Source information:
This is a predicted structure of a 122-nucleotide RNA (SAM riboswitch aptamer (S box leader)) from a soil metagenome. Rfam family: SAM riboswitch aptamer (S box leader). Its family is annotated with regulation of gene expression in the Gene Ontology. Of the family's consensus pairs, 97% are formed in the model. The sequence is in RNAcentral, with records from MGnify. Its mean pLDDT, the model's own confidence on a scale to 100, is 78.
RNA sequence: UCCAGAGGGGUGGAGGGAUAUGGCCCUGCGAAGCCCCGGCAACCGCCGCCGAUCCGAGGCACUCGUGCCGAGGAGCGCCGGAAAGGUGCCAAGUCCAUCGGAUCCGACCGGGGUCCGGCAGA
Numbered sequence: 001u002c003c004a005g006a007g008g009g010g011u012g013g014a015g016g017g018a019u020a021u022g023g024c025c026c027u028g029c030g031a032a033g034c035c036c037c038g039g040c041a042a043c044c045g046c047c048g049c050c051g052a053u054c055c056g057a058g059g060c061a062c063u064c065g066u067g068c069c070g071a072g073g074a075g076c077g078c079c080g081g082a083a084a085g086g087u088g089c090c091a092a093g094u095c096c097a098u099c100g101g102a103u104c105c106g107a108c109c110g111g112g113g114u115c116c117g118g119c120a121g122a
Base pairs, nucleotide, nucleotide: 001122002121007037008036009035010034011033015026016025017024020098021097022096023095038090039089040088042087043086044085046081047080048079050077051076053074054073055072058069059068060067061066062065094120099117100116101115102114103113104112105111
């Protein structure tokens, strides 16, 4: 940072959506896994524009040790690009909830919506 994006074929043969519980969903119109090809562009790396910062060849001025200009360079940030490399991804917001708080609705048996934070995961 996580409301974006991007799937076909073969094989396989019953599960899958990380884990636990609940929900919801995908799946014999073929799940997972594996293989091939294709794609996406989040992160690393790469390219470009711009911005501020730092460094700065050299130049100019004069009150002569200060001021100004300054090609270029460095890392950083924003935006854009490419997809040859690495990580990753290609149903659904990380599918949703779970713990705490705020607020609104409803209600007094129980709840629902929105937002913020936390936990876990990538």